[in-house]
RNA sequence: UUCUUAUCAAGAAAGACUGAGGGUUGGGCCCUAUGACGUCUUAGCAACCUUUUCAAAGGAUUUGAAUUUCGGUGCUAACUCCCCCCGCCAGGUAGGCGGACAGAUAAGCG
Repeated sequence: UUCUUAUCAAGAAAGACUGAGGGUUGGGCCCUAUGACGUCUUAGCAACCUUUUCAAAGGAUUUGAAUUUCGGUGCUAACUCCCCCCGCCAGGUAGGCGGACAGAUAAGCG
C1' cells in the first nucleotide's frame, strides 16, 4: 500500500507537557485559551485476533457458544456528528426508511 471478509445506534477519562487548531475532502453544524490537535502516564471500555472452557462435525482442522485469566490491536464529544449521490414512503416540503460512495477498525492474502 492493493485486494477480500466482518462490524460501525451501545460502551468507556483523569493527570502532566505543549499552545491553536480540530471533527478526512465540499456544505452545514459543533468542540476549543474553563486549553483544541498532538505526545506521555495511569485508568477504563469493548471483545476483532489470541488464550481458556464447553458442544458439534472432522483429514489437517473447522464451526458455534461462553469467558476476559495471558497476549496483539483498537477505542474512551456528538449515530462514521449530519448532509451532499441513488431509490422508496410522504407530499404542505419538512421529515422517515433503505442503499451506494467514501471512511474507521480488525483479521487474512499478496

A computed fold for a 110-nucleotide RNA from a bacterium, annotated as SAM riboswitch aptamer (S box leader). The prediction has a mean pLDDT of 77. Its Rfam family is "SAM riboswitch aptamer (S box leader)". Rfam links the family to the GO term regulation of gene expression.